[in-house]
RNA sequence: UGAGCAAGCUGGACAACCGCGGGCGCAGCGCCGAAAGGCCGCGCGUGAGGAAAGUCCGGGCUCCACAGGGCAAGGGUGCCGGGUAAUUCCCGGUGAAGGCGACUUCAAGGACAGUGCAACAGAAAUAGACCGCCGGUUUUGGCCGGCAAGGAUGGAAAGGUGAGGUAAGAGCUCACCAGCAGCCUGGCGACAGGCUGGCUCUGUAAACCCCACCUGGAGCAACACCGUGGAGGGACGUAUUGUGGCCCGCAAGUCCCGGGGAGGUGGCUGGAGCCGUACAGAAAUGUUCGGCCUGGAUAGAUGGUUGUCCACGACAGAACCCGGCUUACAGGCUUGCUCAGGAA
Numbered sequence: 001u002g003a004g005c006a007a008g009c010u011g012g013a014c015a016a017c018c019g020c021g022g023g024c025g026c027a028g029c030g031c032c033g034a035a036a037g038g039c040c041g042c043g044c045g046u047g048a049g050g051a052a053a054g055u056c057c058g059g060g061c062u063c064c065a066c067a068g069g070g071c072a073a074g075g076g077u078g079c080c081g082g083g084u085a086a087u088u089c090c091c092g093g094u095g096a097a098g099g100c101g102a103c104u105u106c107a108a109g110g111a112c113a114g115u116g117c118a119a120c121a122g123a124a125a126u127a128g129a130c131c132g133c134c135g136g137u138u139u140u141g142g143c144c145g146g147c148a149a150g151g152a153u154g155g156a157a158a159g160g161u162g163a164g165g166u167a168a169g170a171g172c173u174c175a176c177c178a179g180c181a182g183c184c185u186g187g188c189g190a191c192a193g194g195c196u197g198g199c200u201c202u203g204u205a206a207a208c209c210c211c212a213c214c215u216g217g218a219g220c221a222a223c224a225c226c227g228u229g230g231a232g233g234g235a236c237g238u239a240u241u242g243u244g245g246c247c248c249g250c251a252a253g254u255c256c257c258g259g260g261g262a263g264g265u266g267g268c269u270g271g272a273g274c275c276g277u278a279c280a281g282a283a284a285u286g287u288u289c290g291g292c293c294u295g296g297a298u299a300g301a302u303g304g305u306u307g308u309c310c311a312c313g314a315c316a317g318a319a320c321c322c323g324g325c326u327u328a329c330a331g332g333c334u335u336g337c338u339c340a341g342g343a344a
Stems, first nucleotide, its partner, number of pairs: 001340010012309007020047002023044004030039003049315001053326002056324005061219004068248004073215003077212002079093005094108001095106004109210002114208002116204003130151002132147006159177006178200001180197007223266004232257005240252003273292004278287003
């Protein structure tokens, strides 16, 4: 200097005027409404995101409900350890694959519990001889026996390479590897290393399945209160009903007709909150101390004009809240690391 890898920040700024939402304080008894309740005036603050998106996970919260047990069902949950309120998430590690490397990815338990599938080619796909090699015999057409080492087919053919041995061959034997089993050492563990050994019948579970683990349901249109607004009548009855299905348990009577109801308020934002220091830890994260308060709409709020600067402006707008994951993203900035070339 160039090309990369990983992590993080930002994502227009300032000023003035007019306009919109909401909080706090003051004031008013004016306006709207049947009522509950709401609006208007003044002052001071404040007002969309890193993904607000997808609705894919996990929760907080509310109700069923005082609230259990089991079966079925569901789950890209599936190596080990740690973190968290929790997770299928995060951190670290082990193993495998890719990359020169920094790093990235993994749907990473079981094929000796069982079932299924492997088209075509090939002799044959879990059992086998098409070409071939060897031995015996022969009427030279062939027949009998041995082989799976060589060739062919295929993604895969009774571990691989080499040597010895053999009639020809084969882990038949040996050496070095791979796999499997046993033992020892290290490690919390996944696993790694070493020694010994029978020599070793494919793959597929992202096929059904087995094993382990997890799971009550519904959801802020949850739910609670206020206003408006009723007078009861009928059927069934230990059957029925009770927030996915079935069984047990527990509890309670259940269902239908009839009046009002598209109103208002709460829930509604002080949180598993954010920022910073110190300590512990390899990290995720935890603890202590200090500081800060930053949307709450409901036909749904932040817009318009002018001036200056400049990155000439990407993806894009909350609707109960939070923690993740995934997807989209113009431009600008920072830190660490890798590779290549050059110079000192």
Predicted 3D model of a 344-nucleotide RNA (Bacterial RNase P class A) from a Eubacteriales bacterium. Its Rfam family is "Bacterial RNase P class A". Rfam links the family to the GO terms tRNA processing, dimeric ribonuclease P complex and ribonuclease P activity. Rfam's curators write: Ribonuclease P (RNase P) is a ubiquitous endoribonuclease, found in archaea, bacteria and eukarya as well as chloroplasts and mitochondria. The coordinates come from a structure-prediction model, not an experiment, and the mean pLDDT is 77. Of the family's consensus pairs, 95% are formed in the model.